[in-house]
RNA sequence: GAAGUAGGAGGAACAGUCGCGCUUUGAAUGUAUGUUUGAAGUGAGGAAAGUCCGAGCUCCGCAGAAUCGAGGCGCCCGGUAACACCGGGGCGGAGUAAUCCGACGGAAAGUGCCGCAGAAACGAUACCGCCCCGACCCUGUCGGGGUAAGGGUGAAAUCGUGGUGUAAGAGACCACGGUCGGUGGCAGUAAUGUCGCUGACGGGUAAACCCCGCCUGGAGCAAGGCCAAAUAGGGGAAGAGGAGUUGAUUCGCUCCGUUAUUCAUUCCCGGGUGGGCCGCGCGGAACAGAUGGGCAACCAUCUGUCAAGAUAAAUGACUGUUGGUCCGCCUCAGGCGGAUUACAGAACUCGGCUUAUUUUCUGCUUCCCAG
RNA sequence: UCCUCGGUAACUCAAUGGUAGAGUGAGCGGCUGUUAACCGCUAAGUUGCAGGUUCGAGCCCUGCCCGAGGAGCCA
Numbered sequence: 001g002a003a004g005u006a007g008g009a010g011g012a013a014c015a016g017u018c019g020c021g022c023u024u025u026g027a028a029u030g031u032a033u034g035u036u037u038g039a040a041g042u043g044a045g046g047a048a049a050g051u052c053c054g055a056g057c058u059c060c061g062c063a064g065a066a067u068c069g070a071g072g073c074g075c076c077c078g079g080u081a082a083c084a085c086c087g088g089g090g091c092g093g094a095g096u097a098a099u100c101c102g103a104c105g106g107a108a109a110g111u112g113c114c115g116c117a118g119a120a121a122c123g124a125u126a127c128c129g130c131c132c133c134g135a136c137c138c139u140g141u142c143g144g145g146g147u148a149a150g151g152g153u154g155a156a157a158u159c160g161u162g163g164u165g166u167a168a169g170a171g172a173c174c175a176c177g178g179u180c181g182g183u184g185g186c187a188g189u190a191a192u193g194u195c196g197c198u199g200a201c202g203g204g205u206a207a208a209c210c211c212c213g214c215c216u217g218g219a220g221c222a223a224g225g226c227c228a229a230a231u232a233g234g235g236g237a238a239g240a241g242g243a244g245u246u247g248a249u250u251c252g253c254u255c256c257g258u259u260a261u262u263c264a265u266u267c268c269c270g271g272g273u274g275g276g277c278c279g280c281g282c283g284g285a286a287c288a289g290a291u292g293g294g295c296a297a298c299c300a301u302c303u304g305u306c307a308a309g310a311u312a313a314a315u316g317a318c319u320g321u322u323g324g325u326c327c328g329c330c331u332c333a334g335g336c337g338g339a340u341u342a343c344a345g346a347a348c349u350c351g352g353c354u355u356a357u358u359u360u361c362u363g364c365u366u367c368c369c370a371g
Numbered sequence: 372u373c374c375u376c377g378g379u380a381a382c383u384c385a386a387u388g389g390u391a392g393a394g395u396g397a398g399c400g401g402c403u404g405u406u407a408a409c410c411g412c413u414a415a416g417u418u419g420c421a422g423g424u425u426c427g428a429g430c431c432c433u434g435c436c437c438g439a440g441g442a443g444c445c446a
Base pairs, nucleotide, nucleotide: 001367002366003365004364005363006362007361008360009359010358012322013321014320015319016318017317018316020043021042022041023040024039025038026037027036028035029034045343049354050353052352053351054350055349056348057220058219059218060217064251065250066249067248068247070216071215072214073213074212075089076088077087078086079085090104091102092101093100094099105211106210110209111208112205113204114203127151128150129147130146131145132144133143134142135141136140159177160176161175162174163173164172178201179200180199181198182197183196184195185194186193187192224278225277226276227275234269235268236267237266238265241256242255243254244253245252271445272444284306286305287304288303289302290301291300292299293298323341324340325339326338327337328336329335330334372442373441374440375439376438377437378436381395382394383393384392389426397413398412399411400410401409419435420434421433422432423431
């Protein structure tokens, strides 16, 4: 210097003019919650986004039992209010490396699938080759049998390599190794690693069905509560049981109704409104700093702070200066001029994840060049 | 806010995980005096995008992008 890789920081600053929302407060006006206006304070994000997870909060009667179903999670330990998140570790994989990725229980419970090619894709099998036997038109062909060592096919071929053995061969047998199960020692909290003993050798696929273990009540701020306004306070159907509790069924429980022209309740049609207040503005899983503990995630203690609340939606625009980036000119440094300054916009609130996007800094790895 | 469905040739749609097809349209040729119709042939695809699982993905899984539709208030 180039390429790569990991992590951190910020998300322009200041001044002026004009303008907007909210809170507090003063004034004018008005019967009035209002209207107009002055002052002070305050006013978007790292993702406010996607709505993908986990909670708070609210209601459903606090959600009980059984069976079936549905969905999610799936190495270990820790963190956390909780999680599918985070940290550390194990194992596997990618990369020269730094480093990164992993939906990482079970294929030896069962079922399904494995196109084409190939003899054969899990039932067993012989295309070429090899070996044995027989026949004959006898140095080759045909027939029968054995054989998975070799060739060939394929993503994948019955555990791999070497030997023994054999007519030729074969886990048939032996040695070493591999995978899986059982069992024991050692290290580790554990996953697991390692060293033995022993048995088996059974292809892949579970992001195919499935099996195993664990978890899950439902709905969502249009939750939910209150006030106001409006109407045809309407019509039809079901109805002795109905509704709720569940995704479904049964039991249990709760509420309402029970012989009806009249009725609980449900469904359909029709009608009305589409206004206001609370929830909803931070005293909390809050934010910032310091100290301590921990490898870390994170936790504890102390100190300080109290931070937007709109409702079709305020948080903006312009000018100047400074900064960042790029281009041009003069020029060793530097100066002058011009352009540009991303993604995006709170809507009940938090913790994460994912996605979008700009600038900058640092560590590490590999290669090249120079000393 | 909560759900459902879809994205494949220019258009409308197919396709058990196993070479992406059909109709219409387009182009060329034939038939005809000419055109239409008819007959024959041809081209046209990043299966919305990016990853993953698998020997193999339009199909299975994950994350994005785009489009369409539905539900909700009062009595």
Two RNAs folded together computationally: RNase P RNA and transfer RNA, 446 nucleotides in total. Model confidence (mean pLDDT): 76 of 100. It holds a member of the Rfam family "Bacterial RNase P class A". Rfam's curators write: Ribonuclease P (RNase P) is a ubiquitous endoribonuclease, found in archaea, bacteria and eukarya as well as chloroplasts and mitochondria. Its family is annotated with ribonuclease P activity, tRNA processing and dimeric ribonuclease P complex in the Gene Ontology.